[in-house]
RNA sequence: GCCCUCUUAGCUCAAUCGGUAGAGCGACGGAUUUGUAAUCCGUAGGUUGGCGGUUCGAGUCCGCCAGAGGGCU
Numbered sequence: 001g002c003c004c005u006c007u008u009a010g011c012u013c014a015a016u017c018g019g020u021a022g023a024g025c026g027a028c029g030g031a032u033u034u035g036u037a038a039u040c041c042g043u044a045g046g047u048u049g050g051c052g053g054u055u056c057g058a059g060u061c062c063g064c065c066a067g068a069g070g071g072c073u
Base pairs, nucleotide, nucleotide: 001072002071003070004069005068006067007066010025011024012023013022019056027043028042029041030040031039049065050064051063052062053061
């Protein structure tokens, strides 16, 4: 220098052919217990890495940039 993959909640990851962004763990509140743990119920938490484009509509498609990993020379 060139090529490929990845970036979504605090963490690990989903999201079918483009059609209202979810789960587990964690946090917080409650129930249960003499108390703790465990268990059960509930709540909050997201500019989907950034900037543009296409579209009625983008996490998803296209371009550029940034970061992480890998390959070639």
Predicted 3D model of a 73-nucleotide RNA (transfer RNA) from a Bacteroidia bacterium. The prediction has a mean pLDDT of 81. Its Rfam family is "tRNA". It is annotated as a transfer RNA. Rfam links the family to the GO term triplet codon-amino acid adaptor activity. The source organism's lineage runs through Bacteria, Pseudomonadati, Bacteroidota and Bacteroidia.